[in-house]
Molecule: transfer RNA
Organism: uncultured Clostridia bacterium
RNA sequence: GGAGACGUAUCGAAGUGGUCAUAACGAGAACGACUCGAAAUCGUUUGAUCCGCAAGGGUCCGUGGGUUCGAAUCCCACCGUCUCCG
Numbered sequence: 001g002g003a004g005a006c007g008u009a010u011c012g013a014a015g016u017g018g019u020c021a022u023a024a025c026g027a028g029a030a031c032g033a034c035u036c037g038a039a040a041u042c043g044u045u046u047g048a049u050c051c052g053c054a055a056g057g058g059u060c061c062g063u064g065g066g067u068u069c070g071a072a073u074c075c076c077a078c079c080g081u082c083u084c085c086g
Stems, first nucleotide, its partner, number of pairs: 001085007010027003018069001028046006047060005062078005
């Protein structure tokens, strides 16, 4: 230099145009139950930011644009990670 795959919450990861991300599901974490105490097991909770006294609501799918009635999903550019070729 050329080609391809990928980027979703603390981490992994599903979702690949039609309800809305109640951000599923798993891990981790916090609290509780059990126990003499622990481990294991079980239950509940658990992203960020903005508005609001609260209840509650808005926005966020790497970044910025575009297409569409509707975009995490399709298109373009850029950023980053990984793989292959030279």